[in-house]
RNA sequence: CAGGAAAAAAGGCAAACCUAUCGAAAGAUUGGGGCGCAAAGCCACCGGCCUAAGUCCGGAAUGGAUAGGGCAGCGGGGCUGCCGAG
Numbered sequence: 001c002a003g004g005a006a007a008a009a010a011g012g013c014a015a016a017c018c019u020a021u022c023g024a025a026a027g028a029u030u031g032g033g034g035c036g037c038a039a040a041g042c043c044a045c046c047g048g049c050c051u052a053a054g055u056c057c058g059g060a061a062u063g064g065a066u067a068g069g070g071c072a073g074c075g076g077g078g079c080u081g082c083c084g085a086g
Stems, first nucleotide, its partner, number of pairs: 012037002017032002020029003035073001041079003045076003048071003054066004
């Protein structure tokens, strides 16, 4: 000088559940709450999963199919970020 690998420190986010609101629902927002998360920060590009208003099928059903609806705390990917060597 270069590389690899921690412990810490400062903090951050916020599951289930409950309140209020929106939504057909999935779910989202808000306040509380704290399961957990080194990207559990942001993005729906790919895969996957959830819902089915509307549409289609059906004689009909509390039936079936379907995403222009969702999930970033399902995985991949893209962008960004805190500390860091005795």
Molecule: c-di-GMP-I riboswitch aptamer
Organism: Olavius sp. associated proteobacterium Delta 1